[in-house]
Context: one part of a larger RNA
RNA sequence: GGAUGAACGCUAGCGGCAGGCUUAAUACAUGCAAGUCGUGGGGUAGAGAGGUGCUUGCACUUCUUGAGACCGGCAAACGGGUGCGGAACACGUACGCAACCUUCCUUCAAGCGGGGAAUAGCCCGGAGAAAUCCGGAUUAAUACCCCAUAAGAUGAUGAUGAGGCAUCUCAUUGUUAUUAUAGCAGCGAUGCGCUUGAAGAUGGGCGUGCGUCUGAUUAGGUAGUUGGUGAGGUAACGGCUCACCAAGCCUACGAUCAGUAACUGGCGUGAGAGCGCGACCAGUCACACGGGCACUGAGACACGGGCCCGACUCCUACGGGAGGCAGCAGUAAGGAAUAUUGGUCAAUGGACGCAAGUCUGAACCAGCCAUGCCGCGUGGAGGAUGAAGGCCCUCUGGGUUGUAAACUUCUUUUAUCUGGGACGAAACACUCUUUUUCUAAAGAGCUUGACGGUACCAGGUGAAUAAGCACCGGCUAACUCCGUGCCAGCAGCCGCGGUAAUACGGAGGGUGCAAGCGUUAUCC
Numbered sequence: 001g002g003a004u005g006a007a008c009g010c011u012a013g014c015g016g017c018a019g020g021c022u023u024a025a026u027a028c029a030u031g032c033a034a035g036u037c038g039u040g041g042g043g044u045a046g047a048g049a050g051g052u053g054c055u056u057g058c059a060c061u062u063c064u065u066g067a068g069a070c071c072g073g074c075a076a077a078c079g080g081g082u083g084c085g086g087a088a089c090a091c092g093u094a095c096g097c098a099a100c101c102u103u104c105c106u107u108c109a110a111g112c113g114g115g116g117a118a119u120a121g122c123c124c125g126g127a128g129a130a131a132u133c134c135g136g137a138u139u140a141a142u143a144c145c146c147c148a149u150a151a152g153a154u155g156a157u158g159a160u161g162a163g164g165c166a167u168c169u170c171a172u173u174g175u176u177a178u179u180a181u182a183g184c185a186g187c188g189a190u191g192c193g194c195u196u197g198a199a200g201a202u203g204g205g206c207g208u209g210c211g212u213c214u215g216a217u218u219a220g221g222u223a224g225u226u227g228g229u230g231a232g233g234u235a236a237c238g239g240c241u242c243a244c245c246a247a248g249c250c251u252a253c254g255a256u257c258a259g260u261a262a263c264u265g266g267c268g269u270g271a272g273a274g275c276g277c278g279a280c281c282a283g284u285c286a287c288a289c290g291g292g293c294a295c296u297g298a299g300a301c302a303c304g305g306g307c308c309c310g311a312c313u314c315c316u317a318c319g320g321g322a323g324g325c326a327g328c329a330g331u332a333a334g335g336a337a338u339a340u341u342g343g344u345c346a347a348u349g350g351a352c353g354c355a356a357g358u359c360u361g362a363a364c365c366a367g368c369c370a371u372g373c374c375g376c377g378u379g380g381a382g383g384a385u386g387a388a389g390g391c392c393c394u395c396u397g398g399g400u401u402g403u404a405a406a407c408u409u410c411u412u413u414u415a416u417c418u419g420g421g422a423c424g425a426a427a428c429a430c431u432c433u434u435u436u437u438c439u440a441a442a443g444a445g446c447u448u449g450a451c452g453g454u455a456c457c458a459g460g461u462g463a464a465u466a467a468g469c470a471c472c473g474g475c476u477a478a479c480u481c482c483g484u485g486c487c488a489g490c491a492g493c494c495g496c497g498g499u500a501a502u503a504c505g506g507a508g509g510g511u512g513c514a515a516g517c518g519u520u521a522u523c524c
Base pairs, nucleotide, nucleotide: 001524002523003522004521006520007519008518009517010516013376014375015374016373017372018371019369020368021334026332027331028330030329031328032327035074036073037072040071041070046065047064048063049062050061051060052059053058054057081287082286083285091211092210093209094208095207096206097205100204101203105200106199107198108197109196110195111194113147114146115145116144123136124135125134126133127132153178154177155176156175157174158173159172160171161170162169163168183192184191185190213259214258215257220250221249222248225247226246227245228244229243230242231241232240262284263283264282265281266277267276268275269274289310290309291308292307293306312323313322314321315320340366342365343364344363348362349360350359351358352357379410380409381408382407389401390400391399392398393397416460417459418458419457420456424451430445431444432443433442434441435440468513469512470511471510472509473494474493475492479508480507481506482505483504489496490495
């Protein structure tokens, strides 16, 4: 000198863009953050209106509306947060899988026949303070089960041919065994689905080379350890696990142990080499009160799912139960220190749905904060009797503040008032038209804005609304007076102060930067 997720002191006019718990992965009140589908199913809770009965606030019943609960499907494994752990194939990069999986989506091929038994809900009864649970009766399905059909699927076993990389792979062709399905909407055409297979796409899984902090005041470490055979397990290879056999394996090119740490693209600095950092944004990994475990599922060993142990908090009728903000706000605590218990689904994206649409603290916006960067303004021109006042001096005077002020004139960014007023919106859906075998495509109309009456534009008034902070001995731009008297104090280094202090404190003047200026901390 540059830089910062900064903090502190003094000061403060505006706008744009960005950023905002670096500490306690500490504890959390409250609200919201993952639902959706009635075009899968049974059946309706609730609400409104009417009728009947009476015991006058209940019972029954009709219509309209209605998606609250239940079964079922899909989603909930994404999105959002944090950086605990981890020195490791975690990450980065480059390869490999002849050792693998992939819901939804796309393309192609084939199929969608028959039957059955339950169960939730509803109803009845019961236990309990509650959480919740038990029994009986009854019912549906795209829930579950059985049978038929059975191939280019799977298993076993043959034949022929081709290729490769050792295990092998591919193609053609036999025999045999096993394995499937679901309906809904529509007058219909048909549409949305369902089952099986092949291929693609997407997303993952696994292996390997190289790279990846410090310490030798850590020198030996290892017993599923190293390898083999066989088996189990997995989507898949493998000591991944197990039985048996052998005695190996790593290490001074640093094993093991200890400490520290999420990694990267990047960021800061520097001429570069390098050094330091990994906040925001993007990719990957890990975690979800601490630890462990599996279930469901295409996908989890699952932040707002389950079970167990533990700590903590809460409720309790003492018998027993409930909970997990490292989601968005917010609270307490810690700390030098870090924001609103805001608006909207209008756009983008996601889940579900034929769709309308619903949900979305993702996202988009707004609020707070000079935290940073950038931009603008606090007026321009003229104006000397060089006014008054202040300060200084060699003191009837001169210098300086200083064109500074007053005064004259001009402008109106900004502020304020008035009026107009967006882009972001393209669509989907609906209606119509045209083309099209179907699907679909094109055009026209109509509809949709949180931000926001915001940005922006025009007009009115009027210099009107707006400057501080640090420094002035040398380094280092900027000097005098007064006070103090080794005191009070200053200080980054050298060093100032003991009676003429340009170094302390004040004043006048000056220098630097400027809505900021200084200080502290850290990095280069």
Predicted 3D model of a 524-nucleotide part of an RNA (small-subunit ribosomal RNA, 5' domain) from Niabella sp. It matches the Rfam family "Bacterial small subunit ribosomal RNA". Taxonomically the source falls in Niabella (Bacteria, Pseudomonadati, Chitinophagia, Chitinophagales).